[in-house]
RNA sequence: CAGUCGGACCGGACGGUCGCUGCCGCGCCGUGGCUUGCCGCGGUUGCGGGAGAGGAAAGUCCGAACUCCGCAGAGCAGCGUGCCGGAUAACGUCCGGGCAUCCGGCGUCAAGGCUGGGUGACGGCCAGUGCCACAGAAAACAUACCGCCACGGCUUCGGCCAGGGUAAGGGUGAAAAGGUGCGGUAAGAGCGCACCGCCCGCCUGGUAACAGGCGGGGCACGGUAAACCCCACGCGGAGCAAGACCAAAUAGGGGAGGAGUUCUUCGGGCGCAAACCCGAAGGCGCGAGCCGGCUCGGUUCGCCUAACUUCCGGGUAGGUCGCUGGAGCGCCGCAGCAAUGCGUCGCCUAGAGGAAUGACCGUCCUGCCGGGCAACCGGCGGACAGAAUUCGGCUUACAGGUCCGGCUGCCAA
Numbered sequence: 001c002a003g004u005c006g007g008a009c010c011g012g013a014c015g016g017u018c019g020c021u022g023c024c025g026c027g028c029c030g031u032g033g034c035u036u037g038c039c040g041c042g043g044u045u046g047c048g049g050g051a052g053a054g055g056a057a058a059g060u061c062c063g064a065a066c067u068c069c070g071c072a073g074a075g076c077a078g079c080g081u082g083c084c085g086g087a088u089a090a091c092g093u094c095c096g097g098g099c100a101u102c103c104g105g106c107g108u109c110a111a112g113g114c115u116g117g118g119u120g121a122c123g124g125c126c127a128g129u130g131c132c133a134c135a136g137a138a139a140a141c142a143u144a145c146c147g148c149c150a151c152g153g154c155u156u157c158g159g160c161c162a163g164g165g166u167a168a169g170g171g172u173g174a175a176a177a178g179g180u181g182c183g184g185u186a187a188g189a190g191c192g193c194a195c196c197g198c199c200c201g202c203c204u205g206g207u208a209a210c211a212g213g214c215g216g217g218g219c220a221c222g223g224u225a226a227a228c229c230c231c232a233c234g235c236g237g238a239g240c241a242a243g244a245c246c247a248a249a250u251a252g253g254g255g256a257g258g259a260g261u262u263c264u265u266c267g268g269g270c271g272c273a274a275a276c277c278c279g280a281a282g283g284c285g286c287g288a289g290c291c292g293g294c295u296c297g298g299u300u301c302g303c304c305u306a307a308c309u310u311c312c313g314g315g316u317a318g319g320u321c322g323c324u325g326g327a328g329c330g331c332c333g334c335a336g337c338a339a340u341g342c343g344u345c346g347c348c349u350a351g352a353g354g355a356a357u358g359a360c361c362g363u364c365c366u367g368c369c370g371g372g373c374a375a376c377c378g379g380c381g382g383a384c385a386g387a388a389u390u391c392g393g394c395u396u397a398c399a400g401g402u403c404c405g406g407c408u409g410c411c412a413a
Stems, first nucleotide, its partner, number of pairs: 001409010012364007020052002023049004027044008054384001058395002061393005066239004078235005083097005098122001099120008123230002128228002130224003145170002147166003152161003178196006197219001198217008243321004253312005260284001262283008285303007328347003332343004365382007
């Protein structure tokens, strides 16, 4: 310098003009109060000041704060998490470590091994049950297609047949009953041995996961738990449209007040009768409405209750709170490998409620194209996306740019 990988950060800058949404002050208008020129409340088409989206505001996938509802205690079911240690308010997140696996380099005949980085739902399949397509002899208490081997029989001497041995080699498969090598054997085989792997026991180091060493065992135990299941731990539900307060008009609900417990007749309870009760009709009286300028009058309805009056309560419209000063942000110091914690100092950074945060112009920055020897000029472009109670994470989208680190290659000294 180039390529590639990983991490951190920025995500247009400055100026002008015109707007948009809250807040503060002044002015104006309306209204109320009184101490009569002040105060309170509301509005604003006015003026001034100051503030106004993100690294993801997104997906709503985890974890919490906050609010309401539910809840003796214990268990079952269900759901979630899952190597170890730490961080944290908490977490499925983060940090450190262990192990496995993949890639690059070194090393080896080949493995084992060393080193740098990426990835990992990374408890348990010698508790039980299930599944393992196709192919293949055989997919789990094993088996034999080709092959190899000795013995027996037959032979036209090329071989063939029957019953056996074997699992080294070939073949099938994602996976084949430990691997490599030497010995051994008729051929073979943990059959024997060495190393590696595995299992069991002990010791050492480590908080632990785990690692290392020694001894024993020829090896018993294929894979699969994002299969049932087992083990350990955790878990009540709904969500700011949570929820709390104030509270019209209209229509419902409840309490109190509000005009006859009147006369006659008939029917019924009801029976010899009376009294009482219920219903209907009529008379008189009273209340309310209508006609009417008023009275009289007429008419309609009602009279153990209506119209009306008044009080109470629930809910709606509307308004207020929740509602942004917080597990906050920045610098520095200390502790720690780190995540992170503690301390000093400094800062205030949207809080709207159908929802504002924008548009245009100029200069600059930057990428591509064209012109020019060059300085430069002209054209086109500069992302993903947008708060809605608030935090901590994860995931996803993203033009362009800056910085740091690892690995590989090339060049120069």